[in-house]
């Protein structure tokens, strides 16, 4: 110190959430020692059982006990009583208590036992009573009678210095003795008693601080003061009694919550905040609740009395208690410990002292609750072990870790000794064994240090925030390894901090939360001009004193260190006082004019009230003319009109608004003012002097004004026009759009009090460069014109400010005053509650729950039923289809055992598929093999006539099993050794083992391909400039162009990938070659070149350069195809072309065989051929092509067959020969003659032909016969701008054959049209809105249903508080009455009644609210959101 989260990205605001410290903790895992501290926050719940305040025989009497006796008594003890002192300290809680506490500073109307010092005195008599003893009562606690006794107990007398009362004179009023000693007096010691004094204590005042709520605003009758009297240790309404009517409050009185205060503690950089365990001061409490008594001290925790609740004994009559003391228990809670040990030390009580006695204190114990310490070994050890994980299989990593050697022994453990302690038991030193006794916890996706593998698979789960999970998860579980911390680590809860996120230090408010609607009103507060004098309150400076110790800081010291303890010293700061200073502020006092106010002269303007009044329009009535429409709308209809509208003329009435002028031009605080004239009235300005002499500025509360709409009571209504009705529009129309038309709109009188009441900008003063316009006034000038004061606008520069956008002398700038308001979205400006309204409603104004946003400028894209400007067979204009029919192919859907599988808007459907009868083949059936149809390797075992050929039976569909049989080798090596021979081996079989295989899944894990926008003109960098930044500029602009093609301009300047060019091809010329063309020129093929570069000429625009159009001239003016496809987009396609990660199967999703199936068939669709006819159509002769294929092949010549083709065999590995006479279309002739016809050729029979092992499912050709629909096709839709279309035929490539009417080529014949760019689709470019960015197939709002949740209301219903009336009414107090006993009045706690009053829980049901999974209706909002949005 700061970091995650809003967004496609950016910058601000502005919230949530995090890293940090801390803890009286708990909670889970774990857990070796020792030190020093801590430990019922909850029920101030109840508590068995011990114990926690007694002491003195030097105060007294008497009883028992024991010792000893000279029997006389002495010594020593023990209960228990009277008596003194103590018990009001100690200890222990925090319920009350927001002031009667406390804390800090003073005061004084006061008492003080014990101790201190001082001073004075202790003479003398007296009545009694406990205990004890006899009687009596009671279950018990205990209690009555009598007898009788001591005292430092009590009660008198004297004395009185000094106290006390009293103006005085006077008066009043005290004590206690014991103990040792002496022979005695006496002496010592300890007591008493009277006064003053000190110290410590304690009582009472005063002042300041001292939590939150104003949805508590008014409290208050002893209440404020007086006077008198009581009363108290004292002052005092403490209390009475007359009197008087005061006291408190916005500086917050009164209610109401909640709370014990400080010292300190904890965090912060500090100011702060938060907290109040332990320790220490002070308070209050002692079961509740009241009350007095003794006493120095009390209204008394282990005292007492009386009432309540609870408990307990109990003979039922009546008693006892009182852990918020120390252990202990039960109860509650998430949680807090032994019914120890000792008075040895500290400390207290008693006493002369010994000494008692002390749960206070010291000490052990339990708890890792905390804070500190120390250990779990150390040095060495590479075959990097084994094994666990990982893996690219090569290795890596746990890891010098272990294992091994070698040493050490702290801490536990054993022995001994010494010391301290009351002891428990510690500390200390010595010795011995022995690496032993001793490591975990949370976390590895960002914030945050640490990563792989396996499981799962929107499941399980995790999560402090953002968020992980849908089959390749560093985010879930699990392992390995790692980070971090360590006897603990984790989580949870609290607090500070970070949070400048309540801002005092140190925040804002145009648009992100936030400027009250207005102020000309303005109390009370806050702030205030020049100047001079005194004060000396605030300042400031200095002296004293205070703020207890601990604590915190600083040096020092002492436990082996540390924590913990111990000494010592300090700042800063507040409070008190005393001296001093006097700038500034404050106060008193004088005095100035520059601020603010008045006068006087001039002036302005829809400022406002209130009367009178004007024309025009409009409606309506009367009359006239006039006649079939008018009105209205996108289009129309309700609607008016033949009873005479509309349309015109003239009268006339009525209400309401004021055309031109008129202008971001006047005025007014704002809201608002608009024909005209009058009358009354505020206001502003300019000038000039004069007058006052800070009179000033803001401004909570408060006053007053406030648009439209709304109310009330009464006028008044022409036009308009919520509600309503009709008519339309619509899928509905409760709307928009028309025809009516009611409140209202006008006026008076009264309410209301709110508006996006907006400049979204409070008011008032200062000071910070300018232009410009307008209004008003003044000076100077002959006018224009200049200047200069004030008013509104406008630019938008300087400078500055802002998150931008933008403000910028009218500031959002720079600065001073004062006031309001704001603090995450939502729920809410909404509920209670209060206060105003006749309601409507306004004003004040939360919470709970929920959300991780919510928002402001401002990029850069997309999008728009926004704009601008350009393209393209995109439309139009032409020309053939296509949808309709009949067949072929492809999909879908249907069946099926199977119809394997992909392909799904353009961009799927004659598409993967350039050939499904078996094969193919992935489907289905049956049947059959499992190291396998196929690669490689390892083991072992047969085998040398194997391995390899051939051919045969047997079973069977066949694949396969089984059998038997004939030929027949090659290497290697080693032995013989002539050919050869022989002997292990390998090729080879069996078996088993690793592994094969898979058209199984995932195109959302991929690679490559490949579709699409689109061959559209675009997409980007580099440097440099602008911007905080996201980004921008370049690239925009103006001309052009097919083109980001060029050209010009310009904070840019260059560049790259696209464009075009280079590349084939095909026109045009040349030069060369030249088989296979019969030869020659030519054609023609193969090679290399040329040609075109917008060169020339006019005209056009205009920036004179560049381009555009015409024209010549040329074969050709970007020639004409073709290949080529920027950056990206579609999680577009493709695991079935092909590679491939991961998953899956492994006698089976693998491989073989045989049949089947992909060819089914109510129907939908897509592409297509064939056609409907005369431009035809049969038939006949007649011509003219270029591509191309071919030895498993192309196949001639002849012959045979109506023909498909057969037989035949020449040629040809092809410019030779063949398909192949090579075509059709088309010329010529000739029939048909409009007819389902000689168009048309489905369909169906009937004979052959070819291919193939095989043509039934299910091939194709050939001949006869048959002879379907169909007569130019609805809606709606396709392709083509030239050798394009249309027409015609031909090749070829897959292929035994083919279902090719496909695809792919190649020639022949060869046209019509295009005005144009509004429209429809598709694209670019600029620019504009935007709430979209998964990006309009986008967002996004409301009703209604349905789950859930928290809150509001609600008939009523439970329970607490506080008071007030009344009633009883203990104990105690007072009074009165009495000699007492007791009797009576007044108070009085608790209860009882009663009416209110607040707080709180449930509450049937009711309104809304928030949230949920992909529910229903319809689209209001965001674009001009389709009716512009909003208040």
């Nucleotide at each position: 110190a700061g970091a995650g989260u809003u967004u496609g990205a950016u910058c601000c605001u502005g919230g949530c959430u995090c890293a940090g410290g801390a803890u009286a903790a708990a909670c889970g895992c774990u857990g070796g020692c020792g030190g020093c501290g801590u430990g019922c926050a909850u029920u101030a719940g109840g508590c068995a059982u011990g114990c926690a305040a007694g002491u003195g025989g030097a105060a007294c009497g008497a009883u028992c006990c024991g010792a000893c006796u000279u029997c006389g008594g002495u010594c020593g003890g023990a209960g228990a009583g009277u008596c003194g002192c103590g018990a009001a300290c100690g200890g222990c809680u925090g319920a009350g208590u927001a002031u009667a506490a406390a804390a800090u500073a003073g005061g004084u109307a006061u008492c003080u036992a014990c101790c201190u010092u001082u001073u004075g005195g202790c003479g003398u008599g007296g009545a009694a009573u406990a205990g004890c003893c006899c009687g009596g009562g009671g279950a018990a606690a205990c209690u009555c009678g009598g007898a009788g006794u001591a005292a430092u107990a009590c009660c008198g007398c004297a004395u009185a210095a000094g106290a006390c009362c009293g103006c005085a004179a006077g008066g009043u009023g005290a004590a206690a003795g014991c103990g040792c000693u002496u022979a005695a007096c006496u002496g010592c010691g300890c007591a008493c008693c009277g006064a003053a004094a000190g110290a410590g204590g304690a009582g009472c005042c005063u002042a300041u601080u001292c939590c939150c709520c104003a949805u508590c605003a008014g409290c208050u009758a002893g209440a404020u003061g007086g006077u008198g009297u009581g009363g108290u240790a004292a002052c005092g309404g403490c209390g009475c009694a007359c009197c008087a009517u005061g006291g408190c409050u916005a500086c917050g009185a009164c209610g109401g919550g909640u709370a014990g205060g400080g010292g300190g503690c904890g965090u912060g950089a500090g100011a702060g905040c938060g907290c109040g365990u332990a320790c220490c001061c002070c308070c209050a409490g002692a079961a509740u609740g009241g009350g007095a008594c003794u006493g120095a001290g009390a209204c008394a925790c282990g005292g007492c009395c009386c009432a309540u609740a609870c408990a307990c004994c109990u003979a039922c009559g009546g008693g006892u208690g009182g852990c918020a003391g120390c252990a202990a228990c039960c109860g509650g809670g998430a949680a807090u410990c032994g019914u120890g040990c000792g008075c040895a030390a500290u400390g207290g009580a008693c006493g002369c002292a010994a000494g008692u006695c002390u749960g206070a204190c010291g000490c052990c114990g339990c708890g890792a609750c905390g804070c500190c310490g120390c250990g779990u070994g150390g040095a060495g050890g590479a075959u990097g072990a084994a094994g666990g994980c990982c893996u690219u299989c090569g290795g890596g990593u746990c890891g010098u870790a272990a294992a091994c050697u070698c040493c050490u022994u702290u801490u536990g453990c054993c022995a001994u000794a010494u010391c301290a302690g009351a002891g428990a038991u510690g500390a200390u030193a010595u010795g011995g064994a022995g690496a032993a006794u001793a490591a975990g916890c949370a976390c590895c996706c960002g914030c945050u240090a640490a990563c792989u593998u396996c499981g799962u698979g929107c499941c399980a789960g995790c999560a402090g925030c953002u968020g992980c999970g849908g089959u390749a998860a560093u985010a879930c579980g699990g392992a390995g390894g790692g980070u971090g911390c360590a006897a603990g680590c984790g989580u949870u809860g609290u607090c500070c901090g970070g949070a400048u996120u309540u801002a005092c230090u140190g925040g804002g408010c145009g648009u992100a939360a936030a400027g009250c609607g207005u102020u000309u009103c303005g109390c009370a507060g806050g702030u205030c001009g020049u100047u001079g004098u005194g004060u000396a309150a605030g300042u400031c400076g200095u002296g004293c004193u205070u703020c207890a110790a601990a604590g915190c800081c600083u040096g020092g010291g002492g436990c082996u260190u540390a924590a913990c303890c111990c000494c010592a010293g300090a700042c800063a700061g507040g409070g008190g006082u005393g001296c001093g200073a006097u700038a500034c502020u404050g106060c008193a006092u004088g005095a100035c004019u520059u601020g603010a106010a008045g006068a006087a002269u001039a002036u302005c303007g829809g400022g406002g009230u209130u009367a009178c009044u004007g024309g025009a329009a409009c409606u309506g009535u009367c009359g006239g003319u006039g006649u079939a429409g008018g009105g209205g709308u996108g289009a129309a209809a309700u609607c008016c009109g033949u009873u005479g509208a509309u349309a015109u003329c003239g009268a006339c009435a009525g209400g309401a608004a004021c055309u031109c002028c008129a202008a971001g031009g006047g005025c007014g605080a704002a809201g608002g003012c608009a024909g005209g004239u009058a009358a009354c009235u505020a206001g502003g300005u300019a000038u000039u002097u004069c007058u006052u002499g800070a009179c000033a500025c803001u401004c909570a509360g408060g006053a007053a004004c406030g648009a439209a709409a709304g109310c009330u009571a009464g006028g008044g209504u022409a036009g308009c026009g919520a509600a309503a009705g009709g008519g339309a529009u619509u899928a509905g129309a409760g709307a928009c759009c028309c025809c009516u038309g009611u409140a209202g709109u006008c006026c008076u009188a009264g309410c209301c009090g709110u508006a996006a009441a907006c400049u979204a900008u409070g008011c008032u003063c200062g000071c910070u460069a300018g232009c410009u316009c307008u209004c008003g006034g003044g000076u100077u000038u002959u006018u224009u014109a200049a200047c200069u004061c004030g008013u509104g606008g406008g630019c938008g520069u300087a400078a500055g400010c802002u998150a931008a956008c933008g403000c910028g002398u009218g500031a959002a700038g720079c600065g001073a005053g004062c006031c309001g308001c704001c603090u995450g979205g939502g729920g809410a400006g909404u509920a209670c509650g209060g206060u105003c309204g006749c309601a409507a409603g306004a004003c004040u104004a939360a919470a709970a729950c929920u959300c991780a946003a919510a928002g402001g400028a401002a990029u850069u894209g997309a999008c728009g039923g926004g704009g601008a400007c350009c393209c393209g067979c995109a439309c139009a204009a032409c020309c053939a289809g296509u949808g309709g029919a009949g067949c072929a192919u492809g999909u879908g859907g249907u069946u099926u055992a199977a119809u394997u599988c992909g392909a799904g808007a353009c961009g799927a459907a004659c598409c993967g598929a350039a050939g499904a009868a078996c094969c193919u083949u992935a489907c289905c059936c049956a049947g059959a093999u499992u190291u396998g149809a196929c690669a490689u390797g390892u083991u072992a075992c047969c085998g040398u006539u194997u391995a390899g050929g051939a051919a045969u039976c047997u079973a069977g569909a066949g694949a396969u099993a089984g059998a038997a049989u004939c030929u027949g080798a090659u290497c290697u090596u080693g032995c013989a050794a002539u050919u050869u021979g022989u002997a292990a081996g390998a090729u080879g079989g069996u078996a088993a083992c690793a592994c094969a295989g898979g058209u199984g899944u995932u195109g959302c894990a991929u690679g490559g391909c490949u579709a699409u926008c689109g061959u559209c003109a675009g997409c980007u960098c580099g440097u440099g400039c602008c911007g905080u930044g996201g980004g921008g500029u370049g690239u925009u602009c103006c001309c052009u162009u097919a083109a980001g093609u060029g050209g010009g301009g310009u904070a840019a300047c260059g560049a790259g990938c696209g464009c075009a060019a280079c590349c084939c091809u095909u026109g045009c010329c040349g030069u060369a070659u030249g088989u296979u063309g019969a030869a020659u020129a030519u054609u023609c093929a193969u090679a290399c070149g040329g040609g075109a570069c917008u060169a020339u000429u006019g005209a056009u625009c205009u920036u004179u350069g560049u381009a555009u159009c015409a024209g010549a001239g040329g074969a050709a003016g970007c020639g004409g195809g073709g290949a080529u496809g920027a950056c990206g987009c579609u999680a577009a396609g493709u695991c079935a072309g092909c590679a491939u990660g991961g998953c899956c199967c492994u006698u089976a999703u693998a491989u073989c065989u045989g049949g089947g199936g992909c060819u089914a068939c109510a129907c939908a669709c897509a592409u297509g051929c064939u056609a409907c006819a005369a431009u035809g159509a049969g038939g006949c002769c007649g011509a003219c092509a270029a591509u191309g294929g071919g030895u498993u092949g192309c196949c001639a010549a002849g012959c045979c067959g109506u023909a498909a083709g057969g037989c035949g065999g020449a040629g040809c590995u092809a410019a030779u020969c063949c398909c192949a006479u090579c075509a059709a279309a088309c010329g010529g002739c000739c029939u048909c003659u409009c007819a389902g016809u000689g168009g048309g050729g489905a369909u169906u029979g009937a004979g052959g032909g070819c291919u193939g092992c095989a043509a039934u499912u299910u091939g194709c050709c050939c001949u006869c016969a048959u002879g379907a629909a169909c007569g130019u096709g609805g809606a709606a839709u396709u392709g083509g701008u030239a050798g394009u279309a249309a027409u015609c035929g031909g090749a070829g490539g897959u292929c035994a054959g083919c279902c090719a009417a496909a695809c792919u080529c190649c020639g022949g014949u060869g046209a019509a049209u295009a005005c144009g760019u509004u429209c429809u689709c598709g694209g670019g470019u600029c620019u504009u809105g935007u709430a979209c960015a998964c990006a309009c197939c986008g967002c996004c709002c409301g009703u209604c249903a349905a789950g859930g949740c928290a809150g509001c209301a609600a008939a009523g219903u439970u329970g607490g508080g506080g008071g007030c009336a009344c009633c009883c009414g203990a104990a105690c107090c007072u009074c009165u009455a009495g000699u007492g006993a007791u009797a009576g009045g007044g108070g009085g706690a608790a209860g009882g009644u009663g009416a209110a009053u607040u707080c709180a829980g449930c509450g049937a049901u009711g309104a809304g609210g928030c949230u949920u999974a992909a529910g229903u209706c319809g689209u209001a909002a965001c674009a001009a959101g389709g009716u512009a949005a909003c208040c």
Small-subunit ribosomal RNA from an uncultured bacterium, 1431 nucleotides, folded computationally. The coordinates come from a structure-prediction model, not an experiment, and the mean pLDDT is 82. Its Rfam family is "Bacterial small subunit ribosomal RNA". Gene Ontology terms of the family: structural constituent of ribosome and ribosome.